[in-house]
RNA sequence: UGCGGCGGCACAGAUGAUCGCGUGCGUUUGUACGAGGAAAGUCCGAACUCCGCAGGGCAGGAUGCCGGGUAACGCCCGGUGGGGGGUCACUCCCCUAAGGAAAGUGCCACAGAAAAUAUACCGCCUGCAUGCAGGUAAGGGUGAAAAGGUGCGGUAAGAGCGCACCGGGGCGCUGGCAACAGGGCUCGCAUGGUAAACCCCAUCUGGAGCAAGGCCAAACAGGAAGGUGUUGACCUUCGGGUCAAUAAGGGUCGCCCGCUCUCGACUUCCGGGUAGGCCGCUUGAGACGGCCGGCAACGGUCGCCCUAGAUGAAUGAUCGUCGCCCGGGUGCUGGUGACAGCGCCAUGGGAACAGAAUUCGGCUUAUGGGCCGCCGCAACAC
Repeated sequence: UGCGGCGGCACAGAUGAUCGCGUGCGUUUGUACGAGGAAAGUCCGAACUCCGCAGGGCAGGAUGCCGGGUAACGCCCGGUGGGGGGUCACUCCCCUAAGGAAAGUGCCACAGAAAAUAUACCGCCUGCAUGCAGGUAAGGGUGAAAAGGUGCGGUAAGAGCGCACCGGGGCGCUGGCAACAGGGCUCGCAUGGUAAACCCCAUCUGGAGCAAGGCCAAACAGGAAGGUGUUGACCUUCGGGUCAAUAAGGGUCGCCCGCUCUCGACUUCCGGGUAGGCCGCUUGAGACGGCCGGCAACGGUCGCCCUAGAUGAAUGAUCGUCGCCCGGGUGCUGGUGACAGCGCCAUGGGAACAGAAUUCGGCUUAUGGGCCGCCGCAACAC
């Protein structure tokens, strides 16, 4: 210098004319606005609506280092631990499913002698003798993992058996809000892994969803057949009525308790009608800009703006100019050079992923070229 990998950030053409479409406002010609960074996935969290209260508990589900942000979140920011890359080392870049294995249960295939409460296959040493007995866990083998690692001493041969350093346990000091980091003293120190296995612990969690829900109009058959108590009190025209408790039944996942409704409330079955219109429907935890606070996420304050509301579903087509990207040839310029920039040929070629449907905050996925950080490869130069 060029190319590539990983990660991050912003952008996603601008403008004019003609015709066309949707909404609002005007009505004479009109005028304002009109699909994304992901609108996708429907994965989280909410706003909002309904379930006549939506209460307590269990089950179920979700999250899981510390601190902060937020309406909230499984999200974001900062930090810590661990892992990977790079470096002499540090700064640096990327990933992180990162509470608990001493509450309990389960699993660790195969190989291996032995894989959770252990062992002796080969080997080493000793004794008798060709095989047995005893000692051993340092060396070798198997494995992802084999009773801490390296070294020295010691021993019959060995072994934390002893010692030094590292590692580990306990106690405490310093720094930090904390996760945690650093140091000190002490102990030869029995003791794997796995919880994106069951589980335990902490925190959170009612359900359904704009096809929610509400209004209007219309139509049919105001349909038909069944099921459902008890007790007490009061009134009575003695037909019955009212009230209370309780039973059964209903009450937006399931179970229990509570609460509530209930002879017009619920329930079983058969049958009929309705698919129309309006609202919800777009002013928001809002966009943009300045200043202040904060490492940041973000917050405060001031200013300014209103930016789709369709309903078989609008937002399009054509032409021109400028801009963007890509390739080839050629000339000039810059550079030591690898290369880069500009002009011309020229009327060259191209523009990805993709389409609002209640709204918002995220995450995930798809994708075009541009810039930035780290790493790799190649070339140039020194």
A computed fold for a 382-nucleotide RNA from a Deltaproteobacteria bacterium, annotated as Bacterial RNase P class A.
The sequence was found by an Rfam model in a public genome assembly.